Transfer RNA from an uncultured Pseudomonadota bacterium, 73 nucleotides, folded computationally. Its mean pLDDT, the model's own confidence on a scale to 100, is 80.
């Protein structure tokens, strides 16, 4: 160069017909004893890769592009 798949919190990951964007783990606070640490509560955390279009409304639908895998040439 073509194909296809993926990009959602710090990490790994859901998200249903297009209708208030979640979880678990981690960070920060609290409790509590068994104290390098556990166990429990509880909060914090988002330009849903970028940009433009479609809609009354987009993570979610259409186009371009950017990053990565896998695969053809």
């Nucleotide at each position: 160069g073509g194909g296809c798949c993926g990009u959602u919190a710090g990490c790994u990951c859901a998200g249903u017909u297009g209708g208030u964007a979640g979880a678990g783990c981690a960070u920060c606070g609290g409790a509590c004893u068994u104290u390098u640490a556990a166990u429990c509560c509880g909060c914090u955390g988002g330009u849903c890769g970028c940009a433009c279009g479609u809609u009354c409304g987009a993570a979610u639908c259409g186009u371009g592009c950017a990053c990565g895998g896998c695969c053809c040439a």